The part of an RNA shown here (small-subunit ribosomal RNA, central domain) has 346 nucleotides and comes from a metagenome. The full RNA is in RNAcentral, with records from SILVA.

Context: one part of a larger RNA
């Protein structure tokens, strides 16, 4: 390579937008560029096959055929496919009218807890542990009250709930914003669908400058424990965790499952519309759960949210270790991150 594969065995790109390309829905007409079919030249000879002949066979030779899948011109078909010209509404999108929600940003407000301040009351301990001890306390701690203040986080509601492409989103409120659903078929008329590169987002750790610090807390230090204890368990506690702007671009970034149409038994729960009878039922669309039929699976499983059945398009895989390392290139401020091998070994 050709194939076969990626949910646990190697494999799905953290997501998303889009460039190039690739692949694309019904009619009709037109063109013939792909196909397809005739004819004509061409494909040098040798070599390959075949048949026949000559050296005593053979190898070799000679001689005819065949082939040489190709490419040129031409004449014709017109089903797909491509072009192009008009046309459709069912894909896509818009309007309209309703409606969901921790979807983002910014601002303001709130009470619980927790710390530290005063100030009272009040006396000997408190706190911690398996069980002590560091530790704080008569200079009056712990423990109650009362005020004040400071930073984070938002019990209950709450839930296989809900949004948001994904990372993520959770007091209340106000303001700007984006998104999906229903309904109606009014409107445009294949405008689709995927997307190497490229762009944008990207948790939490880390990293610049400047602020903030209550609580918790790497590092640190002290008590313990233990044969030792550079841990676990305590008492402390610096970075950070919190805000602003700016980097970093990695995660078990997980549903270890790409993304998009079609199509394929049933039962059940639940959120959000719509419209019916009617006051509790079926029904429809769009999600979020569970259970299970054929089917698929190596099996566990999976099963209209498919890992079933097709299709289009991206990414990856291709024995273990050496190694996600080395060089070498881009990128970062730095940390590091992309990209990525061989020798050798099993």
């Nucleotide at each position: 390579u050709u194939g076969g594969g990626u949910u646990u065995a190697a494999a799905g790109g953290g997501u998303g937008c889009g460039u190039a390309g690739g692949c694309g829905g019904g009619a009709a007409a037109a063109u013939a560029a792909g196909u397809c079919a005739g004819u004509g030249g061409u494909g040098a000879a040798a070599u390959c096959u075949u048949g026949c002949a000559g050296c005593u066979u053979a190898a070799c030779u000679g001689u005819a055929a065949a082939a040489c899948u190709g490419c040129c011109a031409u004449u014709g078909a017109u089903a797909c496919u491509g072009u192009u010209u008009u046309u459709c509404u069912u894909g896509a999108g818009u309007a309209u009218a309703g409606u969901u929600g921790a979807g983002g940003u910014a601002g303001g407000c709130g009470g619980a807890a927790u710390g530290u301040g005063u100030a009272a009351u009040g006396u000997a301990g408190c706190g911690g542990u398996g069980a002590a001890a560091u530790g704080c306390u008569u200079a009056g701690a712990u423990a109650u009250u009362a005020c004040a203040c400071a930073g984070a986080a938002c019990a209950c509601c709450g839930a296989u709930u809900g949004c948001g492409u994904a990372g993520g989103c959770a007091g209340c409120u106000u303001a700007c914003u984006a998104a999906g659903c229903u309904a109606u078929a009014a409107c445009u008329g294949a405008c689709g669908c995927u997307g190497a590169g490229g762009c944008a987002c990207g948790a939490a750790a880390g990293c610049g400058u400047g602020g903030g610090g209550a609580g918790c807390g790497a590092a640190c230090a002290g008590g313990a424990u233990u044969a030792g204890a550079u841990a676990c368990c305590c008492u402390g506690g610096u970075a950070g965790u919190c805000c602003a702007c700016g980097c970093c671009g990695u995660a078990a970034a997980c549903g270890a499952u790409g993304a998009u149409c079609a199509c394929u038994c049933g039962u059940u729960g639940u959120u959000g519309g719509c419209g019916a009878u009617a006051c509790a039922u079926a029904g429809u669309c769009a999600g979020c759960g569970a259970c299970c039929a054929a089917g698929c699976g190596a099996a566990a499983g999976u099963a209209u949210u498919a890992a079933g059945u097709g299709a289009u398009c991206c990414a990856c895989c291709u024995g273990g270790g050496g190694a996600g390392u080395a060089c070498g290139c881009u990128c970062a401020c730095a940390a590091g991150a992309g990209u990525g091998a061989a020798a050798c070994u099993c």